A computed fold for a 359-nucleotide RNA from an Acidimicrobiia bacterium, annotated as Bacterial RNase P class A. RNAcentral holds the sequence, with entries from ENA. The source organism's lineage runs through Bacteria, Bacillati, Actinomycetota and Acidimicrobiia. Model confidence (mean pLDDT): 76 of 100. Rfam family: Bacterial RNase P class A. Rfam links the family to the GO terms dimeric ribonuclease P complex, ribonuclease P activity and tRNA processing. Rfam's curators write: Ribonuclease P (RNase P) is a ubiquitous endoribonuclease, found in archaea, bacteria and eukarya as well as chloroplasts and mitochondria. Its best characterised activity is the generation of mature 5'-ends of tRNAs by cleaving the 5'-leader elements of precursor-tRNAs. Cellular RNase Ps are ribonucleoproteins. RNA from bacterial RNase Ps retains its catalytic activity in the absence of the protein subunit, i.e. it is a ribozyme. Rfam classes the family as a ribozyme. The gene name in the source record is rnpB. Of the family's consensus pairs, 92% are formed in the model.
[in-house]
RNA sequence: CGAGUUCGCUAGACGGCCGCGGUUGUAGAGCAACCGAGGAAAGUCCGGACUCCGCAGGACAGGGAGCUGGGUAACGCCCAGGCGGGGUGACCCGACGGAAAGUGCCACAGAAACCAGACCGCCGAUGGCCCGUUGGGCACAGGCAAGGGUGAAACGGUGGUGUAAGAGACCACCAGCAUCCCGGGAGACCGGGGUGGCUGGUAAACCCCUCCCGGAGCAAGGUCGAGCAGAGGUACCGGUGGUCCGCCGAACAAGCCUCGGGUGGACCGCAACGAGGUCUGGCGGUAACGCAGGCCCCAGAUGGAUGGUCGUCGCCCGUUCCACGGGUACAGAAUCCGGCUUACCGGCGGGCUCGCUGC
Numbered sequence: 001c002g003a004g005u006u007c008g009c010u011a012g013a014c015g016g017c018c019g020c021g022g023u024u025g026u027a028g029a030g031c032a033a034c035c036g037a038g039g040a041a042a043g044u045c046c047g048g049a050c051u052c053c054g055c056a057g058g059a060c061a062g063g064g065a066g067c068u069g070g071g072u073a074a075c076g077c078c079c080a081g082g083c084g085g086g087g088u089g090a091c092c093c094g095a096c097g098g099a100a101a102g103u104g105c106c107a108c109a110g111a112a113a114c115c116a117g118a119c120c121g122c123c124g125a126u127g128g129c130c131c132g133u134u135g136g137g138c139a140c141a142g143g144c145a146a147g148g149g150u151g152a153a154a155c156g157g158u159g160g161u162g163u164a165a166g167a168g169a170c171c172a173c174c175a176g177c178a179u180c181c182c183g184g185g186a187g188a189c190c191g192g193g194g195u196g197g198c199u200g201g202u203a204a205a206c207c208c209c210u211c212c213c214g215g216a217g218c219a220a221g222g223u224c225g226a227g228c229a230g231a232g233g234u235a236c237c238g239g240u241g242g243u244c245c246g247c248c249g250a251a252c253a254a255g256c257c258u259c260g261g262g263u264g265g266a267c268c269g270c271a272a273c274g275a276g277g278u279c280u281g282g283c284g285g286u287a288a289c290g291c292a293g294g295c296c297c298c299a300g301a302u303g304g305a306u307g308g309u310c311g312u313c314g315c316c317c318g319u320u321c322c323a324c325g326g327g328u329a330c331a332g333a334a335u336c337c338g339g340c341u342u343a344c345c346g347g348c349g350g351g352c353u354c355g356c357u358g359c
Base pairs, nucleotide, nucleotide: 001355002354003353004352005351006350007349008348009347010346012313013312014311015310016309017308018307020036021035022034023033024032025031026030038330042341043340045339046338047337048336049335050217051216052215053214062213063212064211065210066209067081068080069079070078071077082096083094084093085092086091097208098207102206103205104202105201106200119148120147121144122143123142126141127140128138129137130136131135156174157173158172159171160170161169175199177196178195179194180193181192182191183190184189221268222267223266224265230259231258232257233256234255237249238248239247240246270303276296277295278294279293280292282291283290284289314328315327316326317325318324
C1' cells in the first nucleotide's frame, strides 16, 4: 500500500422567527422557566415486572429446552470453554442427548438398502454328464461375493495366509464402537494402555432420557359514581280522641330523604425513585457481569404533541480549485423493563490476519 476479519461509536452542528404537547410558578386569563423519540421507538419472536382468575401440591395430557461451566430478576439471551464443520489465516458456522431399548423409513437406479442379495462375473474341489483317460471337457446340481455394474450409501479399510473359487475364515496394521484401567481437567472433554465381538444411515420419523412450563393479559385491573329502573322511609291533612303519643285512612300516587348494586362518564394503573441513567486510568472477575463511590431525575397522550421555515457551517455528488446546483438514511414512543431479529445514506475509532513492498 492492497485485500480481509472482528469489536465498538455516531446518526449532522449552531442561531433567528412561527407553532404543538407536558410540568412547575402565579387566584386566574395571560406570561415565564424547564422538558419533549430511537438505535432500532419496528416485528411482537423469546424472557420478566405488574394485574386478575378456585394460591396453581401431585399425576396424566400438551408444549418447550437439550455439549460444559458461568452471568442474570429471567430467558430460546450473553460470556468463557469443549467437540464437529468451513477458511492459507484473523475468524466464522453448529437443532451439539440417545441409532448397542423398541418400531418405522431409506426416493431413483440396482440382483440386493440390514434376519440382505446374485445381473455380469469367478469356481465347479464334491456329485452328475461326455471323451476314454497319470488326464481333459461341459457348466447340470451346487459353491462364492474377490472383480465389474447401480447408488448418497452395498454389511469396516489395506496387505497377506488360505482356497476349486472365495470370505474376519485366520493373521498383521489401521479406523470405528463397547467395556475395563491409568493420567490430566471444575466439567464438557483430552492423552495413553488392555480386552472384546466384527461394525450402514435417519430421532428438524415415532419414540426413550434429563430439565422447564397453571391460565389470561394494561381493552389486565382498581377507585369514584350522574340519569333511568329498584328497595326502604316520611310531613302537612282527615278519622279515633279532651290533649299528646300511638293506630287507621289519604297511600298501589306525587314530592322529598335514605340505600345498595352499577351504566354513561371521570380518575387511577401511567411516567419515572426504578432489575433507572451517567461518570470513575476505582475494586473483584479472562469475560459476560458484580461491587463501591460521585452526580442526575430524563417524553408521554383526547391512547392525538414532539413540527415548519430562514440563515451560517459540516459531509457526499455533479471531472479539478472557486462559485453554483442537488442530496444528507432507516424510521417514529403508547403499561414498563431485559433480549433476539429485521431496516438503515454515510462517517469515525480500536484489535487482528493474509499478500506485496521499503528501511